The part of an RNA shown here (small-subunit ribosomal RNA, central domain) has 341 nucleotides and comes from an uncultured bacterium. The full RNA is in RNAcentral, with records from ENA and SILVA. Rfam family: Bacterial small subunit ribosomal RNA. Its mean pLDDT, the model's own confidence on a scale to 100, is 85.
Context: one part of a larger RNA
RNA sequence: UUGGGUGUAAAGCGUGUGUAGGCGGUUUAUUAAGUCUAAGGUUUAAGCCCGGAGCUCAACUCCGGUUCGCCUUAGAAACUGAUUUACUUGAGUGCAGUAGAGGCAAGUGGAAUUUCUAGUGUAGCGGUGAAAUGCGUAGAUAUUAGAAGGAACACCAGUGGCGAAGGCGAUUUACUGGGCCGUAACUGACGCUGAGGCACGAAAGCGUGGGGAGCAAAUAGGAUUAGAUACCCUAGUAGUCCACGCUGUAAACGAUGAGUACUAAGUGUUGGAAUUUUCCAGUGCUGAAGCUAACGUAUUAAGUACUCCGCCUGAGUAGUACGGUCGCAAGGCUGAAACUC
Repeated sequence: UUGGGUGUAAAGCGUGUGUAGGCGGUUUAUUAAGUCUAAGGUUUAAGCCCGGAGCUCAACUCCGGUUCGCCUUAGAAACUGAUUUACUUGAGUGCAGUAGAGGCAAGUGGAAUUUCUAGUGUAGCGGUGAAAUGCGUAGAUAUUAGAAGGAACACCAGUGGCGAAGGCGAUUUACUGGGCCGUAACUGACGCUGAGGCACGAAAGCGUGGGGAGCAAAUAGGAUUAGAUACCCUAGUAGUCCACGCUGUAAACGAUGAGUACUAAGUGUUGGAAUUUUCCAGUGCUGAAGCUAACGUAUUAAGUACUCCGCCUGAGUAGUACGGUCGCAAGGCUGAAACUC
């Protein structure tokens, strides 16, 4: 090890793909490995268990017996397995449509901020609860014209869409992945899950080289305050952006693993098909039965069942130490105990 759990009490891997393994639709025949029946063999005694007997009872002792395991032989053929014959509803392909911020690359656009140049113009501007630091007569702020450069794409915009998740929002073009609806031509169980493995994976961070408008950790100054290593203000460097490489973590959340089937309704919305009810696929709300400790959940289940995987087992010590492994580093993954309560 068996038993119970995993939305919020401990517990669903961040997500996919897929190896081994586990599980697997309808049907024909054969087989007989599993399974079942019968017979035989084997099993030292004692002990255990069951039924008796003897010491006055019991412990104790004695007698008889069952069960289980393994092997052999004969038989059964429903179920599982194996081989085999078919099937189409699961799965996939084709055909005809369709929606989309799905991905990637290159180009283009307008608004705004900032800076620079030139004009107009004069004493303030800016900022706050109030101020000050700061900027400005070397002409600022404001305003007009032009230029440069970087980053982000107002309105549309919507519990709207797409994607496995992370995530994706100006526009055009090229390349490209997936979905949904309809049809029923093709394949004929090709399926589900998935230990390891592999791939993807926000932000911050790291390496090399670019870029740098705005914002802004650090830092400086001004305030506030008893103090103010903060909140507020003025500045401001990494960073934020691009290319390539690394890191591999998040309240990576629906705090809810994946798949299949079944189980009241009502209502909004997106896509498709039918246009006359309706049907399918998503996405929301309300709600029945049921479930739940309650909150709530309820055909997008946390209901009823089955299959497979991950994980949990009092709190602290501690996601720490040690070891291993990965990483340039930061650190990640794996992951205790003494002791205390």